Record summary: The RNA shown here (Bacterial RNase P class A) has 382 nucleotides and comes from Halostreptopolyspora alba. NCBI's taxonomy places the organism under Bacteria, Actinomycetota, Streptosporangiales, Nocardiopsidaceae, Halostreptopolyspora. Rfam family: Bacterial RNase P class A. By type it is a ribozyme.
[in-house]
């Protein structure tokens, strides 16, 4: 100065007028107004994981059926994150993995090809045969040659009628044994052994290991009310008004030798259970308040400690709580991007993705730019 990699931050700023939601706090108290102060995200999105709170059970055992899959570490915990091994790509910085098992069984690898897994003879090569001489017949054989992504190891010899791990030598994969480094996945060095038996499980499976439902529309409280009862008072004796309490009607079954319900499917087992439990059909509840933001697995940051992910320990801060759902709306400068002009400036256009709703820890998926570093490879110069 070009290309690439990995990772961090930012998500437009400032003012002026007008105009919103919470809290506090003063004045006014039906209404209301002043001052202060805060006031959407990196993904708020996806509901794909895992949790915390809640609130129902049991809280145990089989079955099924879901889930995870290298090893070691963090994490509240995960199918997340970081380190490392293994395999691939990639000149390398790095990137990428439904990473366990194919000799426990069953499928499947289309066309081609003889054959596609206890496989095989198209073409070939060898030896013998003919009464028929011929693209003939028996028998050996898988080293050459064809097909294919993949054909039961490779190269070279020795043997052979021709050939073959039949046999050797020196490889590559396997297996079993030893030593060696690591916590471990594995890794390497040594010996033995001709063992050489494709892929695919992101196919059914086999193995490990894990798995209680439902969810803030969760659960709470207070106030009301009804298609029922009581009591007071009033009364035009037909009702009206308040007060306390609490649905209403109809059916099955059953009462401790148990009707029904509950336990994520299903069995057992356990738990509720007597004016009991269910089922059906109707009526009331359209309002307040808390859950709901300050005790948070919280937020920023400095020390240590770890390769890191992350942990300890200290300082500091308090940062939306809406409930027909708040952040708007306009001038003005500036900031960034591009186009034009052609010259120290200037005019025009644009500024993505997108809005809390209990609340975190990840993963994914959109995205206009713009700032910082780290490593890596290529060129040139000194």
């Nucleotide at each position: 100065g070009g290309a690439g990699u990995c990772g961090g931050c930012c998500a437009g700023g400032c003012g002026g007028c007008c105009g919103c939601g919470g809290c506090a706090c003063c004045g006014g108290u039906u209404u209301c107004g002043g001052u202060g102060u805060c006031g959407a995200g990196g993904a708020a999105a996806g509901u794909c994981c895992g949790g915390a709170c809640u609130c129902c059970a049991c809280a145990g055992g089989g079955c099924a059926g879901g889930g995870u899959g290298g090893u070691c570490g963090g994490u509240a915990a995960c199918u997340c994150c970081g380190a490392c091994c293994c395999g691939g790509g990639g000149c390398g910085a790095c990137c990428c993995g439904c990473g366990g098992g194919a000799a426990a069984g069953u499928g499947c690898c289309a066309c081609a090809g003889a054959a596609a897994a206890c496989a095989g003879a198209c073409c070939g090569c060898c030896a013998c045969c003919c009464g028929c001489u011929g693209c003939g017949g028996u028998g050996g054989u898988a080293a050459g040659g064809g097909u294919g992504a993949a054909a039961c190891g490779g190269u070279g010899g020795u043997g052979u009628a021709a050939g073959a791990g039949a046999c050797c030598a020196c490889c590559a994969g396997u297996g079993g044994c030893c030593g060696g480094a690591g916590c471990g996945a594995u890794c390497c060095g040594g010996u033995c052994g001709g063992c050489u038996a494709g892929g695919u499980a992101a196919a059914c499976c086999c193995c490990a290991c894990c798995c209680g439902g439902a969810g803030c529309a969760a659960g709470g409280u207070c106030a009301a009310g009804a298609a029922g009862g009581g009591g007071a008072a009033c009364c035009a004796c037909g009702g009206u008004u308040c007060c306390c309490c609490a649905c209403g009607c109809g059916g099955a079954c059953g009462u401790u030798c148990g009707a029904g319900g509950g336990u994520g499917g299903c069995c057992c087992g356990c738990c509720c259970g007597a004016g009991g439990u269910c089922c059906g059909c109707g009526g009331g509840u359209a309002g307040a308040c808390c859950g709901c933001a300050c005790c948070g697995a919280g937020g920023c940051u400095g020390u240590c400690g770890g390769c890191a992910a992350c942990g300890a320990c200290g300082g500091u801060c308090c940062c939306a709580g809406a409930u027909g759902g708040a952040u708007g709306g306009u001038c003005g400068c500036c900031g960034u991007g591009g186009u034009c002009c052609a010259g120290c400036g200037g005019a025009c256009c644009a500024c993505a993705c997108a809005g809390a709703a209990u609340c975190c820890g990840g993963c994914u998926u959109a995205c206009c730019g713009g700032c910082c570093g780290g490593c890596u490879c290529c060129u040139c110069c000194c």